[in-house]
Annotation:
A computed fold for a 56-nucleotide RNA from Alligator mississippiensis, annotated as transfer RNA. Its Rfam family is "tRNA". The family's RNA type in Rfam is transfer RNA.

RNA sequence: UGGUUCAGUGGUAGAAUCCUUGUCUGCCACACAGGAGACCCAGGUUCAAUUCCUGG
Repeated sequence: UGGUUCAGUGGUAGAAUCCUUGUCUGCCACACAGGAGACCCAGGUUCAAUUCCUGG
């Protein structure tokens, strides 16, 4: 640090929940299977920065 709550670490960021689609159900709920969604901002170092440094 996704809408919310938290992991994480120099090499494509994971979980829960929420939202959403489908299956199931007479309906709702539950359950199951998918999908979307994030590193506060601006500089610097580096082949490579969410990670290191500086300021806000």
RNAcentral holds the sequence, with entries from Rfam. The organism belongs to Alligator, within Eukaryota. Model confidence (mean pLDDT): 81 of 100.